Molecule: transfer RNA
Organism: Stieleria marina
Formats: sequence, C1' cells, structure tokens
RNA sequence: GCUGGAGUAGCUCAGGGGUAGAGCGCGUCCUUGGUAAGGACGAGGUCGGGGGUUCAAAUCCCCCCUCUAGCU
Repeated sequence: GCUGGAGUAGCUCAGGGGUAGAGCGCGUCCUUGGUAAGGACGAGGUCGGGGGUUCAAAUCCCCCCUCUAGCU
C1' cells in the first nucleotide's frame, strides 16, 4: 500500500429501516439473628466521528478514526 471483519450500558455481546435490549456488574428494597444465595424494582447509552439516502437510520451508502486478520 491492497482486501476483509469489528466498534452499541462499567464488562461480554444481541439487535441489520419504525420505542435501544440481555447476561454479569452497580443502587434501593424484601427475605435472614447476621452473611451468602434467591426475589422485586431502578439507575446507567448523543449506538466511534462527519456527510448522504429516506416520512423515518444503531440498521442502507460514502469518507475519516481506532482495533483486528490476511496479502504484498
């Protein structure tokens, strides 16, 4: 330099045009003599950045950034 993959909650990852989710973690409460386990509720996201298409973009297209695999 060329080609592909990935970027979404603190972490690991779903979701592939129409309200952003799960598990773990975190907070409050219930239960216990007290822990752990268990249960209920909750907080936490400008979906890597910019532009385009669309009535509507996390999702489709283009450019850039970061990480990663391969080729040279």